Predicted 3D model of a 1498-nucleotide RNA (small-subunit ribosomal RNA) from an uncultured prokaryote. The sequence is in RNAcentral, with records from ENA.
């Protein structure tokens, strides 16, 4: 510090997710030791049991228990009983102090709290310091005794008694205390123990003094109470709240100010700077995270607060409205004799319950601290320790060194071998932390306490001796033995470090996000290996970070979410120049405070660390005070530039209300006139002979204003258009004068606000939702047509919304230019120029994700307002406000997805556009589709009809040749290692070969006979081969996967395209080049151009045909010469043809024209050939997961007495039928017959075969010649003549019968051919469709491959030899440019809504249940206060009656719980119901995306 994820790719927006740190954690697997910490986050749920607050006999009366001592009695000589409060002590009681601390919890509390900083009107036991004092009396009550009630708890009555308990006195005292009229007045106490002592004594003591204690008062310290400021959560779908409420006066009350309380008076107080209400919450130091600012949090430790079963209340006290006190009410639990009682673990342990989850009913007061006490001491679940738990942090260990046969085993592979596990192990040596055993053994105890001594002053200080340790025989140390006692967890597709095999087969499963799994899964499960951390490791959960994803630091709003429809204006925020002042903000110095702990730094202590100690720094804050005065603010003085007013000149579809005009439309009347009109893609509905449409004239009605007219003008926006009048407002310019900052923005608020809609009343020509009819259509509730009602128009009143858009809030200032236009002003040489204000276009810098914007900013700045924070759910629900309604405004959540969205790019596509090409259409010619047959295919059939190919790009295709074989299929019967490899044998017998017999369908099998014995050699039975036997690996497979593959092939397409390097442009994907203007068959070439070049294609190079030349001349040729049997036959010749080698030739080279002086095109000349001369081979990047595992090769999988191998027969040839490709025809451009010409290219030895003979013929016999320019095979159409004469024929030949031929082992299924006979359909073919542009189509025959035989197919060859092309509108295909796109699996795309089904959450809902709360009324426990004075009464008086005072009782107000009624609010359930979301395949349509087929949208 970033990364993954939207896309084919890109940039940006934007969400989701991850890597880090953290924890009082939990769960899974695992677990050696120690140290230090932590440990009910849930039920403030209920609690059994034990303990957690007592102490003081030096306050008191005393003596229940224990002990010692003494005495007495019994006697069992050491036990029992009794006596002695005389002693140690001490239960219960009176009294004092403490139970207000310590300990727990976080329910309540959004301020009676907390934190920070201040303040004044207070109290403070014990403690400290000072002053002064402690005199004299009195009456009781507990305990105890007696009696009584009760189950108990407890209580009642009578009697006795003490005090540091209580009461009284002023004749005791009285101030630095209190009150005061300043004269004065008033107020206290307690003693106990011990020591010492002059004196006195009733010998008990008194008195004095000291310690302790007590009283009064003052000071300090500590603690506590009170007040105030700003700070300290959320919600406005909570906007108004408040009657003791706010203030005053008097009084009361309190320790103390105060409506704290009360009487009276006034009517205030709080609130948009958020009152009130609702929900949530203890606050802080801190903790955690973060670079910080911030965010989250408030366990342990520390400070404060609140609470103690729930609610209320007071008492006591220095202090409480009191956790282990009291009273009352309530709920719950327990005891009970049913009459009554008792209790409060949110103290420490512990139990139940709840929960994912949190420990021992431990030890000790040794230390620290607390209470009491004079003290010893006692008490202390505070505390110190121990126990449990890997809960966290920290430390240590599980060995170290050597050791290669790189062992065995495992795993993997390219597998006779290698790699890895791996120096790892074994083995050798060493060490002993830890664990184990044994032994030794602390500090924590400076101290307290007891005793003794010393110094001064009886106490303090010092010294000595003794005593006190829970932890604990612990830490620590030593010794012994032995590698001995000790490693797991997660992960390994990317993010993210780490890879292979097997299993599984969209199953099982994984998953934080993207995603993985459908037979080769590094993603599931296992294994081997590896990576990371390590006594832990993972998962889950939490919070911060990353997230600049709420943005103060530090974001945005044209199109991604986001500018309010517009203006006015309140509060608020911000604000021009200047003088002097103030000092609030601001800045600086000083002081106070900011508890300690924590964090940070340094040092130190535990072996180290964690941990701890000491010191420092820090605590960014708040307050006080002293200064500074630039800026902001306050109050102040001036100014004119902002703003406004005034004067003048103009402008405009600005507004409101009148008046008025012409054209058009419709209607009415009248005329003319006749059969149609109208409407559409085409029609029909409709109108019309009752006279339409058309036309003429006149009249009426309503609405809207052609031309002018424009990127024109005006207005805040909505919006505004004939002309004219009146009224109103605005703006611009020019210049004079005036005011003197009067300004900008603007939450709430107000006004205006298209269309549609609503209300009332008018109006209604045209248009026209709804509706009706006609068409279209599968349907057509639409588009089109004919009609047509609301409405559109007017007046008044509502509504308040629009894609109300520049999708761009308002104001001010600044920042290059060019060019239009509108309205002013000035100048003018009349052309224009300058300037102000508008309104447009282009562009610079800048900005921007880009598109774009660019002085009319989306630039640079300032001010103010509004708005946004992923998509959907949803602008929905609920609530509220507004509205007559429709509805508007405000405005969520559950749930669900990992995207949704923007701009641009490349493609693809379009029922978008432009340009161009092609036998693509058109123009022609001939076919197919109809018939018969051939052939292929589908289908059907079959034991099998083997398999593959299936739009174009399968179908006379693989197959260039299925009778057997082929053959892969099927039926039958049969084989069991036959080819290769290894081992052994190396032989005289087998094997092999030949012949033969019988069985069998054959394969096969059983015999017989015959025949012979390999090669090399270093001479070694050495090597190789053959053969046999055996062995186990295996062999074999036309089995599967062409979607695992190679190779080959088809197709787009012989279409003109496809790319690269460098440069440039762009953030980038990409673009440019390759686009543009011409041209071409062509990305062919030229020109231009931020491109310049290059490559693969095109072309050319190659082959062939066409012309000529040279060379050569046999097997070819024969002009001239000679011969001839008349045949180039021979001699000869090379002229010609031909053959086959090499050259030439054609290049837009030449001329003219057009064109841009180009490329090129048109025409011409010459030429055998002319613009690529004809043809062929040659097929770019890529597309179709195209085809082929059955040509071949090959990975994986599968079969192995079979899915292998061999054999016989059958099948691939079936046959109702569909389709494709062909052949033959339907005839006279013909058939038949006769006669007669002219080719080319091939083939030939298991061959081609002549002449000859036989046969009607197929063919047979026989065989010259030829391994070929030598021999063989070699035309038909055409031509000539004759005939047929338009017929199912002398056309056509299918089919069938018969007889033959040939090939072959074999023609039955199932070959070809010949002859004789038979003589089917068919008379030119519907819709539709195919080929072809010249030596082409058409037509005619010939050859070859395959092949024993079989050709209408295929591949070639030549003969004869046409027609037509105006042209590119249309069909198909293709290329280039451009445009739109929501497509990218790319239109066979994408995608919307209803309905049906499953699931989920949610709204409404008659109601019902519960919580919280308000208000009115009723009730009124305990309690204190006030009142009353009939009852009772020890202290003080007394005049003796009584009084003061007290107790009990009664009454009043207050008030908790409770009750009744009426609300408010929240939540649960709810028949039924509404929409929403989601789900692999459902139904119906096709709304959107292209002009989406009616442009879309608000």
């Nucleotide at each position: 510090a970033g990364a993954g994820u939207u896309u084919g790719a890109u940039c940006a927006u934007g969400g989701c997710u991850c890597a880090g740190a953290u924890u009082g954690a939990a769960c899974g697997c695992u677990g050696g030791c120690g140290g230090c910490a932590u440990g009910c986050c849930u039920a403030a749920c209920a609690c059994a049991u034990g303990c957690a607050a007592g102490u003081c006999g030096a306050a008191c009366g005393g003596a229940a228990a224990c002990g010692a001592u003494g005495c007495u009695a019994g006697c069992u000589u050491g036990c029992u009983a009794g006596c002695a409060g005389g002693c140690g002590u001490c239960g219960a009681g009176u009294g004092g102090c403490g139970g207000a601390c310590g300990g727990g919890u976080g329910a309540g509390u959004a301020a009676u709290g907390c934190a920070u900083a201040g303040g004044a009107a207070u109290c403070u036991a014990c403690c400290u310091a000072g002053u002064a004092g402690c005199g004299g009396g009195g009456g009781a009550c507990a305990a105890c005794c007696u009696g009584g009630u009760g189950a108990a708890a407890a209580c009642c009555a009578g009697g006795c008694u003490a005090a540091u308990a209580c009461c009284c006195c002023g004749c005791a005292u009285a101030a630095u205390c209190c009150c005061u009229a300043c004269g004065g007045g008033g107020c206290a106490a307690a003693g106990c123990a011990g020591g010492g002592g002059a004196u006195c004594u009733u010998c008990g003591g008194a008195c004095c003094u000291c310690u302790c204690g007590c009283c009064a008062u003052u000071u300090g310290a500590u603690u506590a109470g009170c007040c105030c400021a700003a700070g300290u959560g959320a919600g406005a779908u909570u906007a108004g709240c408040u009657a003791g409420u706010u203030g005053g006066u008097a009084a009361g009350g309190u320790a103390a100010a105060g409506g704290c309380u009360c009487a009276c008076c006034a009517a205030g107080g709080c609130g948009a700077c958020g009152a009130u209400c609702u929900c949530u919450a203890g606050c802080u130091g801190g903790u955690u995270u973060g670079a910080g600012a911030g965010g989250a949090u408030g366990a342990u430790c520390a400070g404060c607060c609140a609470c103690a079963c729930u609610g209320g209340g007071a008492c006591u006290g220095a202090g409480a409205c009191a956790c282990g006190g009291c009273c009352c009410a309530g709920a719950c639990u327990c005891c009970u004799a049913c009459g009554g009682g008792a209790g409060g673990c949110a103290g420490c342990a512990g139990u139940g319950g709840g929960g994912a989850a949190u420990a021992u009913u431990g030890g000790a007061c040794a230390a620290u601290g607390g209470g009491c006490g004079a003290g010893a001491g006692c008490c202390u679940g505070a505390u110190c320790c121990a126990g449990c738990c890997a809960u966290g942090c920290c430390g240590c260990g599980u060995g170290c060194a050597g050791g290669a046969a790189g062992a065995c085993g495992g795993u993997c592979c390219u597998a006779u071998g290698g790699a890895u596990u791996g120096u790892a192990a074994a083995c050798u040596g060493c060490u002993u932390u830890u664990a184990u055993a044994c032994a030794g053994g602390a500090a924590g105890a400076a101290a307290c306490c007891a005793c003794c001594c010393u110094a001064c002053g009886u106490g303090u200080a010092g010294g000595g001796u003794g005593c006190u340790g829970a932890c604990g025989g612990u830490a620590c140390u030593g010794u012994a033995a032995g590698a001995a006692u000790a490693a797991g967890c997660a992960c390994c597709g990317g993010c993210u470090a780490a890879c292979u095999c097997c299993g599984u087969g969209c199953c099982a499963g994984c998953a934080g996000c993207c995603g993985c799994g459908g037979u080769a899964a590094u993603a599931c499960g296992g294994a081997g290996g590896g990576u990371g951390c390590a006594a832990g490791c993972g998962u889950u959960a939490u919070c911060c970070g990353g997230a600049a994803u709420c943005a103060u630091u530090g974001g945005g709003u044209u199109u991604a979410a986001a500018g309010g429809g517009u203006c006015c204006g309140u509060a608020g925020g911000c604000g021009g120049a200047u003088u002097a002042u103030u000092a609030a903000g601001u800045c600086a110095g000083a002081g106070g405070u900011g508890a300690a702990a924590u964090c940070c730094c340094a040092c130190a202590g535990c072996u180290u660390a964690a941990c701890u100690g000491u010191g420092g720094a820090a605590c960014u804050g708040c307050c006080u005070u002293u200064g500074a005065u630039a800026c902001u603010g306050g109050a102040u003085u001036u100014c004119u530039u902002g703003a406004a007013u005034u004067a003048g000149u103009g402008u405009g579809a600005a507004g409101u209300g009148g008046u008025u005009a012409g054209a058009a439309u419709g209607u009415g009347u009248a005329g003319u006139g006749u059969a149609g009109c109208g409407g559409u893609g085409a029609a029909a509905u409709g109108c019309a002979u009752a006279g339409a449409u058309a036309u003429u004239a006149c009249a009426c009605a309503g609405a809207a204003u052609a031309c002018c007219a424009a990127u024109u003008g005006c207005g805040a926006a909505g919006g505004c258009a004939g002309a004219u009048c009146a009224c109103u407002a605005a703006c611009a310019c020019u210049a004079u004068a005036u005011u003197g900052a009067c300004g900008c923005u603007g939450a709430g608020g107000g006004a205006c606000g298209a269309a549609a809609g609503c209300g009332u009343g008018g109006g209604g020509a045209g248009c026209g939702a709804a509706c009706a009819g006609g068409a279209u259509u599968a349907g057509a509730u639409a588009c089109c047509c004919u009609g047509g009602u609301a409405g559109u128009c007017c007046a008044c009143g509502c509504c308040g919304u629009a894609a109300a858009c520049g999708a761009u809030g308002g104001a001010u200032a600044c920042u290059a230019g060019c060019u239009g236009u509108u309205c002013g002003a000035u100048c003018u040489u009349c052309g224009g120029a300058u300037u102000g204000a508008g309104u447009g276009g282009c562009u610079a810098a800048g900005c921007g994700a880009a598109a774009g914007u660019g002085a009319u900013a989306a630039g640079u700045a300032u001010c103010c307002c509004a708005c946004c924070u992923g998509g959907g759910g949803a602008g929905u629900a609920c609530g509220u406000u507004c509205g007559c309604a429709a509805g508007a405004a405000u405005g969520a959540a559950a749930c669900u997805c990992a995207a949704a969205g923007g701009a641009a790019u490349u493609g693809a596509c379009g029922g978008g556009g432009g340009c161009c090409c092609g036998c693509a259409c058109a123009a022609g010619c001939g076919g197919u589709g109809g018939a018969g047959c051939a052939u292929g295919u589908g289908g059907u059939u079959u034991a099998a009809u083997u398999c593959g190919a299936u739009g174009a790009u399968a179908c006379g295709c693989g197959a260039g040749g299925a009778a057997c074989c082929u053959u892969a299929c099927u039926a039958g019967g049969g084989c069991g290692u036959a080819a290769a490899u290894g081992u052994a044998g190396c032989u005289g017998g087998a094997c092999a070969g030949a012949u033969u017999u019988a069985a069998g369908a054959g394969a096969u099998g059983a015999g017989a006979u015959c025949c012979u014995u390999c090669a090399g050699u270093u001479c070694g039975g050495c090597u190789g081969g053959a053969c046999u036997a055996c062995a186990c690996a295996c062999a074999g497979g036309u089995g599967u996967u062409g979607c695992a593959u190679g190779g080959c092939u088809g197709u787009c397409g012989u279409c003109a395209g496809c790319u690269c390097g460098u440069g440039u442009c762009g953030u980038g994907a990409g673009a440019u080049g390759u686009u543009g203007g011409g041209u071409u068959a062509a990305g062919u070439c030229c020109c231009g151009c931020a491109a310049c070049g290059a490559g693969c294609g095109a072309a050319a190079c190659c082959c062939u045909c066409a012309u000529c030349c040279u060379u050569a001349u046999u097997u070819g040729c024969c002009a001239g010469c000679g011969g001839u049997u008349c045949g180039g036959c021979c001699g000869g010749g090379g002229a010609c043809u031909a053959u086959a080698a090499g050259g030439a030739a054609a290049c837009u080279g030449c001329c003219g024209g057009u064109g841009a002086u180009a490329a090129a095109c048109c025409g011409g000349a010459g030429g055998a050939a002319g613009g690529u001369g004809g043809g062929g081979a040659c097929g770019a990047u890529g597309u179709c997961a195209a085809g082929u595992c059955a040509u071949c090769a090959u990975g994986g999988c599968c079969c192995u007495u079979a899915u292998g191998g061999g054999u016989u027969g059958g099948g691939c040839u079936a046959c109702a039928c569909g389709c494709g490709u062909g052949c033959u025809a339907c005839a006279a451009u013909g058939g038949u017959a006769u006669c007669u010409a002219c080719a080319g290219a091939g083939g030939g030895a298991c061959g081609c075969a002549a002449u000859a003979c036989g046969g009607c013929a197929a063919c047979g016999u026989g065989g010259a010649g030829c391994a070929a320019a030598u021999c063989c095979u070699c035309a038909a159409a055409a031509g000539a003549u004759a005939u047929c004469u338009c017929a199912g024929u002398u056309c056509g030949g299918a089919u069938u019968g018969g007889u033959c031929u040939c090939u072959g082992c074999a023609a039955c299924u199932c070959g070809a051919g010949a002859c004789c006979a038979u003589g089917a359909a068919g008379u030119c073919g519907g819709a539709a469709u195919c080929a072809c542009u010249a030596g082409u189509a058409a037509u005619c025959g010939c050859g070859g491959a395959u092949c024993a035989g079989c050709a209408u197919g295929c591949c070639g060859c030549g003969g004869u030899g046409a027609a037509u092309a105006c042209g590119u509108u249309c069909u198909c295909g293709g290329g280039c440019c451009u445009u739109g796109u929501a497509c990218a699996c790319a239109c066979u795309g994408c995608c919307c809504g209803u309905c049906a089904c499953g699931c989920c959450a949610u709204g409404g809902g008659a109601g019902u249940u519960g919580g919280u709360u308000u208000u009115a009324c009723c009730u009124g426990a305990a309690g204190g206060u006030g009142g009353c004075a009939a009852g009772c009464u020890a202290a003080c008086g007394u005049a003796a009656g009584g009084g003061a005072g007290g107790c009990a009782g009664c009454c009043a107000a207050c008030c908790a719980c409770g009750g009744u009624g009426a609300g408010a609010u929240c939540a649960g359930c709810g028949a039924c119901u509404g929409g929403g979301g989601u789900g692999a395949a459902g139904u119906c349509g096709u709304a959107a995306c292209a002009a989406g087929g009616u442009a879309a949208c608000c």